[in-house]
RNA sequence: UGGCGAGUAAUGUAAUGGUAGCAUAUGAGGUUUUGAUCCUUAGAGUGCAGGUUCGAAUCCUGCCUCGCCAGCCA
Repeated sequence: UGGCGAGUAAUGUAAUGGUAGCAUAUGAGGUUUUGAUCCUUAGAGUGCAGGUUCGAAUCCUGCCUCGCCAGCCA
């Protein structure tokens, strides 16, 4: 420098252009003599900037970060 892949909540992981879910974690309540377990409930997220579209996590462009491969110089 080029190619490919990835970036979603505190963590992991879904969502084939149409209400962003699930699990764990955290807070609150219930149950329990207490704790654990269990039940209910709350908060919390699409890397950044544009474009296309009635509508974008999803499609297009550029950039950033990470990983893999290849190349150049030394």
Source information
Transfer RNA from Acetohalobium arabaticum DSM 5501, 74 nucleotides, folded computationally. The source organism's lineage runs through Bacteria, Bacillati, Halanaerobiales, Acetohalobium and Acetohalobium arabaticum. It matches the Rfam family "tRNA". By type it is a transfer RNA. A source record names the gene tRNA-Gln-TTG-2-1.